[in-house]
Context: one part of a larger RNA
Molecule: small-subunit ribosomal RNA, 5' domain
Organism: uncultured Eubacteriales bacterium
């Protein structure tokens, strides 16, 4: 010098940062991921139109009209399920459910990990890629269902089940179809190979989905960018031989299985390898890095905030979806803790944001808003969003400001001292003359909003105005290091003290008091690094 600091005394103001370092301890509450009615059937609400003891569904029927000439479309007309002073249609609005995107990002947090974890640099002739962007084609015909829902059954409930009826961009044939897959033939380039690339020709495989308000979102397929992401390899990467041997999927082989891909990644089989004093293994400690702090620099030391990678998400495992998970606020299994029961059975997981207990020297509000960026979803209007803006709390840190300024006596009162003359605090006060930075009061008032509205902060920054020296200084030191000296208590007592080392009657070192001496809203202890 330096901190995420705490302690002790103090303690005006503002601006910017920052705040569980301890029990990855346990957790009341409450919010932190929804959102699409322009994918779909329902159920609700309102308003409007038709008709009113009626309103009217299936069903028969089949004019106009389109057109792929064999189907579309559905008028008058019959007919009446089913409700019923309503009934039908159509608009709008809400919205359990189906189905869709997103709940893989954001936000936590360091347990665990000495690793290909991280950092750097290469590599995949061994790989994926939702949404986005660009080509280039296609979007035909069909069919069964499950929810909701109706009606029911057990059940304290959670939730389960059972009959019936149904839509769709849900779900399953089909059918086309390449420059896709996968395989056969032959041919060019290329690579050190296994092997790549490019063309040709062939079998066989193999897709789509619609909506409506009709120009607007979409669906499929293939190619290429983009992005994210996976693997593989050099090199670096604490400590301790008072750890010296370790190793059986363990090494390599050629098959197979798996996978998005390569691999003993897994399995049969066959060899018997492999690692190690250039320190294996085993132990102990640690999440890496950009970077901070120091230090003239080498170099130590540290990884809080902010970036960027990794891990984890009550402990353990373990798949499912899915373009990504082996998923904090999904889901099964075990287990350990809690909670709720009608004892038969459930529910539950703040290392998201506040809060609470608990631990601890020690660390904040159960705030406002989505106005701004950023982010899911919608075509949009929006709608979500403790991410993010911002506010509150802490001298926890850094910087800024200010608590007065000028005049003012050979020098007041008071303290202290004293050789009794003085000396000191001392221009220091008083007292005159000013001034208004902060604070207070009053008016006025924003940028941030790009584009018509929209501003959480905020009646805040800022501005201007009237009054007022008024509201605003403390703390540690004064033997030597080390800057600052006397009196008075005290008598190895009391007490101090980083290191010498002070104190046993005159103590500049102990306590108090004057007086100085550093720094100043802060000053000093402690602990920790250099």
């Nucleotide at each position: 010098g330096a901190u995420g600091a705490a302690c002790g005394c103090u303690g005006g103001c503002g601006g910017c940062g920052u705040g569980c370092c301890u029990a990855a301890c346990a957790c009341a509450u409450g919010c932190a991921a929804g959102u699409c009615g322009a994918a779909c059937g329902g159920g609700g609400g309102a308003a409007g139109c038709g008709u009113a003891a009626g309103c009217a569904a299936a069903g028969c029927a089949g004019a106009a009209g389109g057109u792929u000439u064999a189907c579309c479309g559905g008028a008058a007309g019959c007919a009446g399920a089913g409700c019923g002073a309503g009934c039908g249609c159509c608009u709008c609005c809400c919205u359990a459910g189906u189905g869709g995107c997103g709940g893989a990002c954001g936000g936590g947090u360091g347990a665990g990990u000495a690793a290909c974890g991280c950092g750097u640099g290469g590599g995949u002739a061994a790989c994926c890629u939702g949404c986005c962007c660009u080509g280039u084609g296609c979007u035909g015909g069909g069919g069964g269902a499950c929810a909701a829902c109706a009606c029911u059954u057990a059940g304290a409930a959670a939730u389960a089940g059972g009959u019936g009826c149904u839509a769709a961009u849900a779900c399953c044939g089909c059918a086309u179809a390449a420059g896709c897959g996968c395989g056969g033939c032959a041919g060019g380039c290329c690579g050190c190979a296994u092997g790549g690339c490019c063309a040709g020709c062939u079998g066989c495989g193999g897709a789509a989905a619609g909506c409506c308000u009709a120009g607007a979102c979409g669906g499929c397929a293939c190619a290429g960018g983009a992005u994210g992401g996976a693997c593989c390899c050099g090199c670096g990467u604490c400590u301790g031989a008072u750890u010296a041997g370790c190793u059986a999927g363990u090494u390599g082989g050629a098959g197979g299985g798996g996978u998005a891909a390569c691999g003993g990644c897994c399995c049969a089989c066959c060899a018997a390898g492999g690692c190690g004093a250039c320190g294996a293994u085993c132990a102990g400690u640690a999440g890496c890095c950009g970077g901070c702090c120091u230090g003239a620099g080498a170099g130590g030391g540290c990884g809080g905030a902010c970036g960027g990678c990794c891990a984890c998400a009550c402990u353990g495992g373990g798949a499912c979806u899915g373009a990504g998970a082996c998923a904090c606020g999904g889901c099964c299994c075990a287990g350990a803790c809690u909670c709720c029961u009608a004892c038969g059975g459930g529910a539950g997981g703040c290392a998201g944001c506040a809060g609470u207990g608990g631990g601890g020297g020690a660390u904040a509000u159960u705030g406002c808003a989505c106005a701004a960026u950023g982010g899911g979803g919608g075509g949009a209007a929006c709608c979500c969003u403790g991410a993010u803006g911002c506010a509150g709390c802490g001298a926890c840190g850094c910087c800024g400001c200010g608590u007065g300024a000028g005049u003012g006596a050979a020098g007041g009162a008071g303290c202290a001292u004293u050789u009794c003359g003085g000396u000191g605090c001392g221009u220091a006060a008083a007292g005159c003359u000013c001034u208004a930075u902060c604070g207070g009061c009053a008016g006025g008032a924003a940028a941030g909003a790009a584009g018509a509205a929209a501003g959480a902060c905020g009646g805040u920054a800022c501005c201007u105005g009237a009054c007022u020296a008024a509201g605003a200084a403390g703390c540690c030191c004064c033997g030597g290091c080390u800057a600052a000296c006397u009196a008075c208590g005290u008598g190895c007592c009391a007490g101090c003290a980083g290191c010498c080392g002070c104190g046993g009657u005159a103590a500049u070192a102990c306590g108090u008091a004057g007086g100085g001496g550093g720094c100043a809203a802060g000053c000093g202890u402690u602990a920790u690094c250099c």